[in-house]
Context: one part of a larger RNA
RNA sequence: ACCAAUUGAGGGAAUUCGGCAAGUUAGUCCUGUAUCUUCGGAUGAAGGGAUGUCUAUCUUUGUGAGCUUCAGAAAUGUGUUUGCAUUAGUAGAUCUCAGUAACAAGGACGGCCCGACUGUUUACCAAAAACGUAGCCAAGUGCAAAUCAGAAAUGACUCGUAUACUUGGUGAAACCUGCUCAGUGGUGGUGUCUAAAACUCCUUUUCAAGGGAGCUAAGGUCCAUUAAACAGCGGGGGUAACUAUGACCCUCUUAAGGUAGCGUAAUACCUUGUCGUAUGAAUUGCGACUUGCAUGAAUGGUUUAACGAGGUUGUUACUGUCCCCAAUUGGAGCCCU
Numbered sequence: 001a002c003c004a005a006u007u008g009a010g011g012g013a014a015u016u017c018g019g020c021a022a023g024u025u026a027g028u029c030c031u032g033u034a035u036c037u038u039c040g041g042a043u044g045a046a047g048g049g050a051u052g053u054c055u056a057u058c059u060u061u062g063u064g065a066g067c068u069u070c071a072g073a074a075a076u077g078u079g080u081u082u083g084c085a086u087u088a089g090u091a092g093a094u095c096u097c098a099g100u101a102a103c104a105a106g107g108a109c110g111g112c113c114c115g116a117c118u119g120u121u122u123a124c125c126a127a128a129a130a131c132g133u134a135g136c137c138a139a140g141u142g143c144a145a146a147u148c149a150g151a152a153a154u155g156a157c158u159c160g161u162a163u164a165c166u167u168g169g170u171g172a173a174a175c176c177u178g179c180u181c182a183g184u185g186g187u188g189g190u191g192u193c194u195a196a197a198a199c200u201c202c203u204u205u206u207c208a209a210g211g212g213a214g215c216u217a218a219g220g221u222c223c224a225u226u227a228a229a230c231a232g233c234g235g236g237g238g239u240a241a242c243u244a245u246g247a248c249c250c251u252c253u254u255a256a257g258g259u260a261g262c263g264u265a266a267u268a269c270c271u272u273g274u275c276g277u278a279u280g281a282a283u284u285g286c287g288a289c290u291u292g293c294a295u296g297a298a299u300g301g302u303u304u305a306a307c308g309a310g311g312u313u314g315u316u317a318c319u320g321u322c323c324c325c326a327a328u329u330g331g332a333g334c335c336c337u
Stems, first nucleotide, its partner, number of pairs: 002331007010323002014321001019318001027051005035042002038172001052094006061085007070077002095099001107316007114308002119131002135170007147156003174302003178233003183230002185226005193220002199214005234252005261295001262292001273289006
């Protein structure tokens, strides 16, 4: 020097990517509790006080013994005297640095993001914002159903029957969910055309093979419909009595040209955007603005109490993380064997 612990003056996160690690707090009783809220909660919010032992007194409950109390036939109950244990309180005394003295046993409070929540997951590097979920929506299916397994018989769903089952999307609740059917899919159609084999008819003088014509299913075509189906949701020029901006106008063009919201975002290249705020100082956090390289509505949009070994950023308490290291204990190591 190493491993595991213990203690530490003064300072108290100056350490570090980051309070990682360690420490603080801790039980029970009393008190007190902002703000938000889906009125259930968050809540043990936060914060403050008490806690041992002895004595006295009062009190709760149980139980033993005595009696010439009373009721009763008795059992027993009741009354009284005297013990023991036990519950809660009040007052006084007393000891320690310290009374949940050991063990055990929450640090606390804000802002924001994501996911509603409890739950599940990469056995052995990932526990999460991923998966699931209740709820919402769409499609299929009338039961000898649809879907699934099997070559079949048959079986599962199903001792079920559309308030059911199967499949897909979204993901509690609240407020909402805009426009587009041109493309690709799905569905419908007693329309037109196209359309094979079989079949019918004709045919190379007859037979066979072959050739021609007719008829027609699905499909295609055509016409509708469907976006909580896959998806998509513009450009240029001008314009108001300072300037700027552009309600307004013109034009090209599309199936339609992004609505409500939110917005430098887990999405923003430029970018450490600009302003405010937090700091002595912040590529950081939060609040705004927003011309959004390339936001946007169940590929869900925006909010949201509660919850989270989730992410991020502050405040407070606390500390050997650090200033700045020191000492101690046990091991390992070292030495002898």
Annotation: Predicted 3D model of a 337-nucleotide part of an RNA (large-subunit ribosomal RNA, domain IV) from an invertebrate metagenome. Its Rfam family is "Bacterial large subunit ribosomal RNA". The full RNA is in RNAcentral, with records from SILVA. Model confidence (mean pLDDT): 84 of 100.